[in-house]
Predicted 3D model of a 1541-nucleotide RNA (small-subunit ribosomal RNA) from Oceanospirillales bacterium LUC14_002_19_P2. Its mean pLDDT, the model's own confidence on a scale to 100, is 85. Its Rfam family is "Bacterial small subunit ribosomal RNA".

RNA sequence: AAACUGAAGAGUUUGAUCAUGGCUCAGAUUGAACGCUGGCGGCAGGCCUAACACAUGCAAGUCGAGCGGUAACAGGGAGUGCUUGCACUCUGCUGACGAGCGGCGGACGGGUGAGUAACGCGUAGGAAUUUGCCCAGUAGUGGGGGAUAGCCCGGAGAAAUCCGGAUUAAUACCGCAUACGCCCUACGGGGGAAAGCAGGGGAUCUUCGGACCUUGCGCUAUUGGAUAAGCCUGCGUUGGAUUAGCUAGUUGGUGGGGUAAAGGCCUACCAAGGCGACGAUCCAUAGCUGGUCUGAGAGGAUGAUCAGCCACACUGGGACUGAGACACGGCCCAGACUCCUACGGGAGGCAGCAGUGGGGAAUAUUGGACAAUGGGCGAAAGCCUGAUCCAGCCAUGCCGCGUGUGUGAAGAAGGCUUUCGGGUUGUAAAGCACUUUCAGUGGGGAGGAAAGGUUGACGGUUAAUACCCGUUAGCUGUGACGUUACCCACAGAAGAAGCACCGGCUAACUCCGUGCCAGCAGCCGCGGUAAUACGGAGGGUGCGAGCGUUAAUCGGAAUUACUGGGCGUAAAGCGCGCGUAGGCGGCUAUUUAAGUGGGAUGUGAAAGCCCUGGGCUCAACCUGGGAACUGCAUCCCAAACUGAAUAGCUAGAGUGUGUCAGAGGGUACUGGAAUUUCCUGUGUAGCGGUGAAAUGCGUAGAUAUAGGAAGGAACACCAGUGGCGAAGGCGAGUACCUGGGAUAACACUGACGCUGAGGUGCGAAAGCGUGGGGAGCAAACAGGAUUAGAUACCCUGGUAGUCCACGCCGUAAACGAUGUCGACUAGUUGUUGGAGAUCUUAGUAUCUUUGGUGACGAAGCUAACGCGAUAAGUCGACCGCCUGGGGAGUACGGCCGCAAGGUUAAAACUCAAAUGAAUUGACGGGGGCCCGCACAAGCGGUGGAGCAUGUGGUUUAAUUCGAAGCAACGCGAAGAACCUUACCUGGCCUUGACAUCCUGCGAACUUUCUAGAGAUAGAUUGGUGCCUUCGGGAACGCAGUGACAGGUGCUGCAUGGCUGUCGUCAGCUCGUGUCGUGAGAUGUUGGGUUAAGUCCCGUAACGAGCGCAACCCUUAUCCUCAGUUACCAGCACUUCGGGUGGGCACUCUGGGGAGACUGCCGGUGACAAACCGGAGGAAGGUGGGGACGACGUCAAGUCAUCAUGGCCCUUACGGCCAGGGCUACACACGUGCUACAAUGGUGCAUACAGACGGUUGCGAAGCCGCGAGGUGGAGCUAAUCUGAGAAAGUGCAUCGUAGUCCGGAUUGGAGUCUGCAACUCGACUCCAUGAAGUCGGAAUCGCUAGUAAUCGUGAAUCAGAAUGUCACGGUGAAUACGUUCCCGGGCCUUGUACACACCGCCCGUCACACCAUGGGAGUGGGUUGCUCCAGAAGUGGCUAGUCUAACCUUCGGGAGGACGGUCACCACGGAGUGAUUCAUGACUGGGGUGAAGUCGUAACAAGGUAACCCUAGGGGAACCUGGGGUUGGAUCACCUCCUUA
Repeated sequence: AAACUGAAGAGUUUGAUCAUGGCUCAGAUUGAACGCUGGCGGCAGGCCUAACACAUGCAAGUCGAGCGGUAACAGGGAGUGCUUGCACUCUGCUGACGAGCGGCGGACGGGUGAGUAACGCGUAGGAAUUUGCCCAGUAGUGGGGGAUAGCCCGGAGAAAUCCGGAUUAAUACCGCAUACGCCCUACGGGGGAAAGCAGGGGAUCUUCGGACCUUGCGCUAUUGGAUAAGCCUGCGUUGGAUUAGCUAGUUGGUGGGGUAAAGGCCUACCAAGGCGACGAUCCAUAGCUGGUCUGAGAGGAUGAUCAGCCACACUGGGACUGAGACACGGCCCAGACUCCUACGGGAGGCAGCAGUGGGGAAUAUUGGACAAUGGGCGAAAGCCUGAUCCAGCCAUGCCGCGUGUGUGAAGAAGGCUUUCGGGUUGUAAAGCACUUUCAGUGGGGAGGAAAGGUUGACGGUUAAUACCCGUUAGCUGUGACGUUACCCACAGAAGAAGCACCGGCUAACUCCGUGCCAGCAGCCGCGGUAAUACGGAGGGUGCGAGCGUUAAUCGGAAUUACUGGGCGUAAAGCGCGCGUAGGCGGCUAUUUAAGUGGGAUGUGAAAGCCCUGGGCUCAACCUGGGAACUGCAUCCCAAACUGAAUAGCUAGAGUGUGUCAGAGGGUACUGGAAUUUCCUGUGUAGCGGUGAAAUGCGUAGAUAUAGGAAGGAACACCAGUGGCGAAGGCGAGUACCUGGGAUAACACUGACGCUGAGGUGCGAAAGCGUGGGGAGCAAACAGGAUUAGAUACCCUGGUAGUCCACGCCGUAAACGAUGUCGACUAGUUGUUGGAGAUCUUAGUAUCUUUGGUGACGAAGCUAACGCGAUAAGUCGACCGCCUGGGGAGUACGGCCGCAAGGUUAAAACUCAAAUGAAUUGACGGGGGCCCGCACAAGCGGUGGAGCAUGUGGUUUAAUUCGAAGCAACGCGAAGAACCUUACCUGGCCUUGACAUCCUGCGAACUUUCUAGAGAUAGAUUGGUGCCUUCGGGAACGCAGUGACAGGUGCUGCAUGGCUGUCGUCAGCUCGUGUCGUGAGAUGUUGGGUUAAGUCCCGUAACGAGCGCAACCCUUAUCCUCAGUUACCAGCACUUCGGGUGGGCACUCUGGGGAGACUGCCGGUGACAAACCGGAGGAAGGUGGGGACGACGUCAAGUCAUCAUGGCCCUUACGGCCAGGGCUACACACGUGCUACAAUGGUGCAUACAGACGGUUGCGAAGCCGCGAGGUGGAGCUAAUCUGAGAAAGUGCAUCGUAGUCCGGAUUGGAGUCUGCAACUCGACUCCAUGAAGUCGGAAUCGCUAGUAAUCGUGAAUCAGAAUGUCACGGUGAAUACGUUCCCGGGCCUUGUACACACCGCCCGUCACACCAUGGGAGUGGGUUGCUCCAGAAGUGGCUAGUCUAACCUUCGGGAGGACGGUCACCACGGAGUGAUUCAUGACUGGGGUGAAGUCGUAACAAGGUAACCCUAGGGGAACCUGGGGUUGGAUCACCUCCUUA
């Protein structure tokens, strides 16, 4: 600052991140439809589908002032029947008027969008035209003629209608006259018109009709205008190139014709043109525009209503009339359909308004009126008008209003919920006090009305005071809507609220039901017993007479990117050149003015949008003015830039000259090494090959070795991120031919340039054709191995091929995954080619410059990785390419190819992802470092036997339940005869065995007996207690009532707690800072070191926490204190026993301390940490052992220890009792014990512990028993007594390698003990019996020192019942080179398509179901090209036939016309042959999808043969093999280069 003002994102790929990229949502809108609901009004809108078919009514008539007239109506007149009155007849006399002639209008208005990709539309122009009615001008309007409808008569027909005869009028028709202008012309001339009607009237005339005059209307000719229309042109106007060539009246010319008019518009002739990559032709789709919707805009979509244009009118063709039509409510013909019919023949066209059927998800009344606006006719009144104005129906949309307002806490009742306290619904309701919009009833009441008629006045015209016209005044008078809008009164809160949603996006949460069911879902996704996601309810949120859903458009989507995107790895650079069109283009000057900039003019219809006023109470809506319409055209100005023209220049480009490097290309020739084969010699048994083998070769002499010969292919070393080439690619040497490049200095040309759609050439390997060649290698093939299989990897052979010539093919990971050209922008350092300069070493030197080729790196860029003067930086020019994944680089079609195949290149369908880079983990039959009884070195076991014990399985009425790889299995259970006990059978109880509350009774309790298996039941005895405020109370028992108890019932995947495990592994994290867009990283990595993230050093990190260690317990040494029950050195006594006195010195006990810290020395190491060695010391490097277990993992274990949510049972899933079971037994497994013997067994003798337990107990001595044990009862609440004798050991003896003097199972007999009770089902003892077993297959376990091994002892549990478990001591080893391998773990690094994390992911065939699609003998339609046949109506040409009023005539006829005939054109129709498209088709191909199918395991890690690309062959399938290529391969080594020091 009037016309300005306007821009938002979210969800979803991942464990997480950033990016790419699709899908989805929030917004606005609609001619909408559907579901639920519905009070009023205003304004708008209303068949989007079948341009499908239509019953019925209406939608275009009007004029008597053009005409002849009079069928109907009314009036008048006359007449008749006759009495007022009525009836009848006559009369066009009047108002009027059916039918008819004539004029004007039916070409407008109204409908629809089928066709049309076009001058159809839009916009801007143009010239060769017409234009009724209208306006203005000019000149006329004279005088004649012949017909024909109607009417009448007759005839045909069912009808529609038609025919004949007679008669008649005109503003109907035809001559004649006249011709200012008009038309034609040979410039002399020639040609062509007309109509009257109405009103009025003084004079004159009259056949009384009128003539005549005048006014008005009309008519004729012509000019101009206006309006309307026709034609032409520039530009714009959908998709497809899987439509690339189209065209014969085609393009142009001349003559002629035709039209209102230019023109191949038509025709004859001539020429051969015209259009097209700036997309012709063809196919598909479509009315176009103003506008509408959306959007910040640019755009995108759309073309209902309103307005402009076009096209169409049942389908196709045709003309007539007319100013205008090839005509919606006109005609003719053909066709389809419908109707009428007397069967002969006729009629019709709602895409006008209503309406009907049909179609459809879906769209209204067979309404009123011409009152207004407009149209037609008319002089006018007026008539007509489904145009229009109104009303009706419909929430279809927009806008407005209402359904009440205030107060009201006992926070009512009810509902819902609850942690039971409450919360919420909720001031909400009720109650109280008000109001009355809208609807209802009654009453009043605008505006839309202007006209028109009539009367008067004035003016015009005129001879005229008539008539007529105009102005003005009075009167009269027209409303469908309409019970109008609006206003007033009355009554009463009275009549008026729903819909969707509530997991996130997205505002709004709980309960119940359901239990991957039913269902929801826009996307992500919910639902498998605690669902805010399903269904219901309560509550809440949003909008509100509507609300949701569906469909559709734009937006968001910068997701087609002009504004405004990209192409190294995400989709995307053609394999590489040359080059056409095109695009772009160096410096200077002049001119021009096409582009460009400015100004002006015209146009850009109205409506709409926008701004600003106004009118409906507001708004929607209507309306005035403005702005805008970003466009096009014309004219003028400017001349910087681009273009054009001209003249120059040399920096781009090129030419010439000198020099240089090179696997650049082609041809010919030559060479040596090696493989193979052949010949000969030597020589003998093997060779060859592999992980190991075998096939194969070899005594017919191989391999090996020596000599010779043949032949083909490839060229070691040099050799190098070296060179050359456009790319593919190129490697022995020589010669010839030949392309390109670099450099140095001058000379010359003078923009000659860059890019490059089509086009064209080159183009690895494989492959193809023809002919050669063939040593080696080697697809296919054969054999041998491997394997579950092995169509493979490995081996032995081996053919195409590999090589040459000629010709095809034309593709590769043809890659730098990076198009070509040019300019600019820090450096450092190699290498290769050229040139120059310098001199201190004349060199393998230094410096400068230039062309290539590498590495690192700044700025900058990038999603990151990375790129970084050889750009992926900053810019310019041109080309190519991309737009989610799959389907698919596939199908069909075209082109190319001998073929293989290449190239171009979709769709249906399907998914919500697919993808890139980077991050953290996890994993790897990746790497590095390190640790662990992990391996190795050892010792001893298990697996074999018998037994014990646990588990599985089986069995059973029950064999209760749990635990399940390590980390279940001598586990829960530290101990099942009853009990335990949860299980089974049977018998019983039901407020219960147990808790609380209430009521009644009774103290509690207790003795004895009976029945019963017992629970229990029935009798019976004793007993009356405590407190008291005297009411009662407390504890306990019995009975009753209901609340409740009870449950080892389910869910350990709802949980707490506890526990296992990785693992006593060394890790796991945080704060601040820093780096990174971010996930994250850093710290915590690195160098050392450690048992250790232990410590040191370094260091963008500095610190800290949980872990490690230490602190704690125990053990090993010493000191100190204290000595009873321990101890006894010295002293005394002694029954000889520390027994006693005594003593605390020792042992010991238990309090307190000391000690060990790499502290000291040496060495190594970095002057560190630390390590190695040593000294001292009881102990030495955490001294030994224990307790102690980080963040977390395993939905690990436990609902049966306990606790607990939810669910379930309630005369039972609860409780009690007896008996049984948990103890079964063809079998399998785990853990143990005892053995198999002489390092032993047995017998006798004999020595030395530690720790622990004991009053419901340990129990001594003594005695008895062979013994278990019995008896006994001392002592002991324990350093006192006791269990309690330790055993292995040692000494002596015996056994002599055997199923034994080993081994002890099993069985018989006899006992002991515990216990209410040893039958199922205890332990022990004695006698007898004397099984298997002679050291254990595959496999597997433990242990690194006081350890393994071996020996005994004790304890818990427990009445009794250990080979188990937990503890204790005695004796007491071997071995460790070492870290290659197995297992587990830690750190770093690497790859990854894994993240439920390798027990991962994932590929293909086959089988099944469904879906869409390709091919397909064909079949059926649509459209269309070409060639023919045919030819209605019509028009045009011709015309020997027939007929013929006006004019002419010499009266014969002629001119003209009509009909008929014929020719040309042509619609429908028919035939043939093509093209194209749609549908369908036995069968068939692949594709997609689908919780649990089959076969393998191809890919992801070095994926177990690295993978992939092109190509060829092969194979059930993924795939395998050959050739060439790529790194988008891991690992190790070497070389080269670089960075830092």